[in-house]
Molecule: transfer RNA
Organism: Parcubacteria bacterium DG_72
């Protein structure tokens, strides 16, 4: 330098182009002398800009960031 492939919640991973969820964390309460467990409710993400479309986590194109192959 060039192909590929990847970025969604603190941390693993989901999501026929139609209100973005799940398990672990994490806050609050209720359970207990007190921890743990359990129960409840809660906050919390689409890497960046653009285009496409009534509607884009999804489809396209560029930058950035990771991985990996070639040279």
């Nucleotide at each position: 330098g060039g192909g590929c492939c990847u970025g969604u919640a603190g941390c693993u991973c989901a999501a026929c182009g139609g209100c973005a969820g799940a398990g672990c964390g994490u806050u609050g309460c209720a359970u207990u002398c007190g921890c743990a467990u359990u129960g409840c409710a809660g906050a919390g993400a689409u890497a960046u800009g653009a285009g496409u479309u009534c509607a884009a986590u999804u489809c396209u194109c560029a930058u950035c960031a990771g991985g990996u192959c070639c040279a």